[in-house]
RNA sequence: UCCUGUAAAGGGCAAACCCGCCGCGAGGCGGGGACGCAAAGCUUCCGGUCUUGGGACAAGACAGCGGGGCCGCCGGU
Repeated sequence: UCCUGUAAAGGGCAAACCCGCCGCGAGGCGGGGACGCAAAGCUUCCGGUCUUGGGACAAGACAGCGGGGCCGCCGGU
């Protein structure tokens, strides 16, 4: 460095739901809380789903929907 993840060690993140705030909305932020996660770290590049606008279409949301890219702890061959 590549492949890999079964124990272990140190740990990490935080679903649903509740409270407060922001947003037209999907949803986001903070606190509580844990369903789970070896990248549930980052990134809208591709697909997908969702929202807003009367339609075409445009803008937006979801990284814990899947793929890709970048970075990372420990272990194993």
Predicted 3D model of a 77-nucleotide RNA (c-di-GMP-I riboswitch aptamer) from Thiobacillus sp. Lineage of the source: Bacteria > Pseudomonadati > Pseudomonadota > Nitrosomonadales > Thiobacillus. The sequence was found by an Rfam model in a public genome assembly. Its mean pLDDT, the model's own confidence on a scale to 100, is 85.